A computed fold for a 350-nucleotide part of an RNA from a metagenome, annotated as small-subunit ribosomal RNA, central domain.

Context: one part of a larger RNA
RNA sequence: CUGGGCGUAAAGCGCGUGUAGGCGGUUUGGCAAGUCGGAUGUGAAAGCUCCUGGCUCAACUGGGAGAGGUCGUUCGAAACUGCCAGACUCGAGGACGGUAGAGGAAGAUGGAAUUCCCGGUGUAGUAGUGAAAUGCGUAGAUAUCGGGAGGAACACCAGUGGCGAAGGCGGUCUUCUGGGCCGGUCCUGACGCUAAGACGCGAAAGCAUGGGUAGCGAACGGGAUUAGAAACCCCGGUAGUCCAUGCCGUAAACGAUGCGAACUUGGUGUCGGUGGUGUAAAAACUGUCGGUGCCGAAGCUAACGCGAUAAGUUCGCCGCCUGGGGACUACGGCCGCAAGGCUAAAACUC
Repeated sequence: CUGGGCGUAAAGCGCGUGUAGGCGGUUUGGCAAGUCGGAUGUGAAAGCUCCUGGCUCAACUGGGAGAGGUCGUUCGAAACUGCCAGACUCGAGGACGGUAGAGGAAGAUGGAAUUCCCGGUGUAGUAGUGAAAUGCGUAGAUAUCGGGAGGAACACCAGUGGCGAAGGCGGUCUUCUGGGCCGGUCCUGACGCUAAGACGCGAAAGCAUGGGUAGCGAACGGGAUUAGAAACCCCGGUAGUCCAUGCCGUAAACGAUGCGAACUUGGUGUCGGUGGUGUAAAAACUGUCGGUGCCGAAGCUAACGCGAUAAGUUCGCCGCCUGGGGACUACGGCCGCAAGGCUAAAACUC
């Protein structure tokens, strides 16, 4: 460089925005860089192919012809690519009118429950387990009633429901704010797709500073179990879990399935629009667009399975893989307060 691959065998970057680059709709004219053709120059010798000669043959070797190139010059062609100029509307975007939603941020607020505190009633247990014990309780617990404090999470609604690029998002209200979908008319006129670097976002745990701490709960203490018990069970309980600001940058970050576009029998459920039939209004029926599920034609697949939300048939661009271990390692570099992260070998061995 090429080939074959990437749901589960090795392999899709956790996700996005976007630079260079690669790729690019319909149509007219021009140019002639790519492209194609002619002529010409050159492409030493040897080598290669063909013809022919010399060593008894062959290897070897002499002679002749030809091939051999990202090559130069020149003339020409204009379909395709490119470039220049013009036009178009179906890609893309915008305006307008609707519409659903736990999308994001800040602030405010509500009830149930747990715990704690105060007071009342009340008396001997309570709690816990397979069974117990540690624990709590006559200094009055548990139970029950009233009052109060505080933190965290939001039952029912709730749904293979919704929203978001992913991580993720769920009481209620207000403010600010992102994106989507549908409708038919109008506008711009290819403005597009992808995306190495780069930049941003990124669960949990963890880190820094300050605050907060009801419940839960690594570590730790105790009780059990056991041969032992560094555990599983029980009683406690610190970090943490919560908030603010700043780091970290990982995950079975999963659909283990990159993004965009086109094409390819169907059935059925559900969510959001919208047209028609229907109705008093609905329900219902039917068409269509967008999402989300199930079952399945063809086809694909090693099989499992996938099957218009493709893993089918194709195109564009990116990422990645190349036997197992050593090794999500060492060294070096970059990043980080640290923990560590990113990039990433070799010896050796099977």
RNAcentral holds the full RNA, with entries from SILVA.